[in-house]
A computed fold for a 63-nucleotide RNA from Ictidomys tridecemlineatus, annotated as transfer RNA. NCBI's taxonomy places the organism under Eukaryota, Opisthokonta, Theria, Glires, Ictidomys. It matches the Rfam family "tRNA". The family's RNA type in Rfam is transfer RNA. The sequence is in RNAcentral, with records from Rfam. Its mean pLDDT, the model's own confidence on a scale to 100, is 82.
RNA sequence: AUGUAGCUCAGUGGUAGAGUGCUUGCCUGGUAUGCAUGAGGCCCUGGGUUCAAUCUCCAGCAU
Numbered sequence: 001a002u003g004u005a006g007c008u009c010a011g012u013g014g015u016a017g018a019g020u021g022c023u024u025g026c027c028u029g030g031u032a033u034g035c036a037u038g039a040g041g042c043c044c045u046g047g048g049u050u051c052a053a054u055c056u057c058c059a060g061c062a063u
Stems, first nucleotide, its partner, number of pairs: 001063003006020004014051001022038001024036003044060005
C1' cells in the first nucleotide's frame, strides 16, 4: 500500500455495480458469434463512533 461475485476491478455514511466467466432460452444444418434471461457477494477478521458503516477510527490477519 492492497483486501468487494469464479477472475479483473469500480463504488461511496443510507442493507453493492461493471467487464469477463457460468446457467437457461432464442438464433444456426452444427459450432462459434450475437440477443435476452437468471444465479452467484453476511464487501478479510474482531471491536469502537453513528439512527445507520463496504465507506470513519483502533487492533489484528493475509499478500